[in-house]
RNA sequence: GCCGACUUAGCUCAGCUGGUAGAGCACAUCAUUCGUAAUGAUGGGGUCGUAGGUUCGAAUCCUAUAGUCGGCACCA
Numbered sequence: 001g002c003c004g005a006c007u008u009a010g011c012u013c014a015g016c017u018g019g020u021a022g023a024g025c026a027c028a029u030c031a032u033u034c035g036u037a038a039u040g041a042u043g044g045g046g047u048c049g050u051a052g053g054u055u056c057g058a059a060u061c062c063u064a065u066a067g068u069c070g071g072c073a074c075c076a
Base pairs, nucleotide, nucleotide: 001072002071003070004069005068006067007066010025011024012023013022019056027043028042029041030040031039049065050064051063052062053061
């Protein structure tokens, strides 16, 4: 330098035929218990790496860019 994959909640990940964002774990509250744990119920939490564009509508399509990982090439 070239090619590819990934970037979504605190963590691990789904959602990719474009239609107003989800799960598990964690966290908070309540119930249960003499108490803790476990269990059950409820709840809070993200405008989807960033910036633009297309569209009535974008996590999803297009462009640029940043980061992580892998492959190839170059390097007297």
Predicted 3D model of a 76-nucleotide RNA (transfer RNA) from Methyloraptor flagellatus. The sequence is in RNAcentral, with records from ENA. Rfam family: tRNA. Its family is annotated with triplet codon-amino acid adaptor activity in the Gene Ontology.